The RNA shown here (Glycine riboswitch aptamer) has 121 nucleotides and comes from an uncultured Acidimicrobiales bacterium. Rfam family: Glycine riboswitch aptamer. Rfam links the family to the GO term glycine biosynthetic process. Rfam's curators write: This family represents the bacterial glycine riboswitch. It was read from a public genome assembly, where an Rfam model found it.
[in-house]
């Protein structure tokens, strides 16, 4: 001094799939009572459903170990192939443990401002 790349904070964008069904409170109408109904209140059960907070799981590729063969006169060691597979291995795939199914909140990721580090001349 500046393109990028991480991280940070403000702002802006940003999907999906239950106003299920039970049982108890609560409110509201109704009111002898049984009861209705919640524009979606608290709690418990039950089933169905989404994946983009977090997490799980691997494809390709990487590969220890301990074996073979060979090379160094044997043997160790050390080398060099070969098979072998513990193990590492991404994602908006996958699972659905968490999380979620009205708005609102959150929410992977993207854009832009700053600042910080890296890093290029």
């Nucleotide at each position: 001094u500046c393109a990028g790349c991480c991280g940070a904070a403000g702002c802006g964008a940003g999907a999906g799939a239950g106003c299920g069904c039970c049982c108890g409170g609560g409110g509201u109408c109704a009111c002898u009572a049984c009861g209705a109904u919640c524009u979606g209140c608290c709690g418990g059960g039950c089933c169905g459903c989404c994946g983009a907070a977090g997490g799980u799981g691997c494809a390709a590729c990487c590969a220890a170990a301990g074996c073979g063969a060979c090379c160094c006169g044997c043997c160790a060691a050390g080398g060099u192939c070969g098979a072998g597979g513990a193990g590492g291995g991404a994602a908006a795939c996958u699972c659905u443990c968490a999380g979620g199914c009205a708005a609102c909140a959150g929410g992977a990721u993207c854009g832009c401002u700053u600042c910080g580090g890296u890093g290029g001349c």